[in-house]
RNA sequence: UCCCGAUAAAGCCAAACCCUUCGUGAGAAGGGGACAGAAAGCGGCGGGUCUUAGAGAAGAUGGCCGAGCUGCCGAA
Numbered sequence: 001u002c003c004c005g006a007u008a009a010a011g012c013c014a015a016a017c018c019c020u021u022c023g024u025g026a027g028a029a030g031g032g033g034a035c036a037g038a039a040a041g042c043g044g045c046g047g048g049u050c051u052u053a054g055a056g057a058a059g060a061u062g063g064c065c066g067a068g069c070u071g072c073c074g075a076a
Base pairs, nucleotide, nucleotide: 004074005073012037017032018031019030020029021028022027035063041069042068045066046065047064048061049060050059051058052057
């Protein structure tokens, strides 16, 4: 350094649910709240799933998977 990921340390993040706002919708943002997560950091590139007043199109999801870029710690 790579692989790997502790009953380690320091931190990070925040599902469901509730409130407010936005959106036709899937959903998103903020506040509360913690089920989880070693990339649950980033970007819709490929696949999946989902939505649409407008469907040969436009969107949602990175906490569904793969690949990509980046990154903290260091026992076995």
Annotation:
A computed fold for a 76-nucleotide RNA from a Nitrospirota bacterium, annotated as c-di-GMP-I riboswitch aptamer. Its Rfam family is "c-di-GMP-I riboswitch aptamer". Its family is annotated with cyclic-di-GMP binding in the Gene Ontology. It was read from a public genome assembly, where an Rfam model found it. The coordinates come from a structure-prediction model, not an experiment, and the mean pLDDT is 87.